Model confidence (mean pLDDT): 82 of 100. A computed fold for a 73-nucleotide RNA from an Alphaproteobacteria bacterium, annotated as transfer RNA. It matches the Rfam family "tRNA". Rfam links the family to the GO term triplet codon-amino acid adaptor activity. It was read from a public genome assembly.
RNA sequence: GGGCGGUUAGCUCAGUCGGGAGAGCGCUUGGUUUACACCCAAGAGGUCGGCGGUUCGAGCCCGUCACCGCCCA
Repeated sequence: GGGCGGUUAGCUCAGUCGGGAGAGCGCUUGGUUUACACCCAAGAGGUCGGCGGUUCGAGCCCGUCACCGCCCA
């Protein structure tokens, strides 16, 4: 330098064909318990890597840049 894959909640990751942003774990509160844990219920938590574009509408499509991994040279 070239190719491919990835970037979404604190962590690990889904997100189908463009229209509701989610799960598990963790965290907080309440219940339960003498108490803790387990368990049950509820809740908080997101510029969806950045910028630009297409579209009535973008996590999703297009361009570019950044970062991580693999391969080629």